A computed fold for a 92-nucleotide RNA from Dethiobacter sp., annotated as c-di-GMP-I riboswitch aptamer. It was read from a public genome assembly, where an Rfam model found it. The source organism's lineage runs through Bacteria, Bacillati, Dethiobacterales, Dethiobacteraceae and Dethiobacter. The prediction has a mean pLDDT of 83. The model forms 95% of the base pairs in the Rfam consensus.

[in-house]
RNA sequence: AACCGCAAAAGGCAAAACCGCCGAAAGGCGGCGACGCAAAGCUACAGGGGCUAAAGCGCAAGUAUAAAGCGCCAAGCCAGCCAGUUGCCGGG
Numbered sequence: 001a002a003c004c005g006c007a008a009a010a011g012g013c014a015a016a017a018c019c020g021c022c023g024a025a026a027g028g029c030g031g032c033g034a035c036g037c038a039a040a041g042c043u044a045c046a047g048g049g050g051c052u053a054a055a056g057c058g059c060a061a062g063u064a065u066a067a068a069g070c071g072c073c074a075a076g077c078c079a080g081c082c083a084g085u086u087g088c089c090g091g092g
Base pairs, nucleotide, nucleotide: 003091004090005089012037013036018031019030020029021028022027035080041085042084043083047082048081049078050077051076056072057071058070059069
């Protein structure tokens, strides 16, 4: 140093639900709360994957337009999906 997390210590983070705020939504932030986590630290155009679709574009009916509906679409998101990267304690 790779690698490992059976045992120990010191600590850390915080899912869902509920409340408040922001947002079109996905989702985010704060509170409360612990399902879990050895990276549940960090990184989201320039790895993969997933979520949402306001705006935009398209579709059919219709004389036409608009609204509603349906489809496509990220420049919006997700790292607690994989990944990348840094790192504590112990073993080794």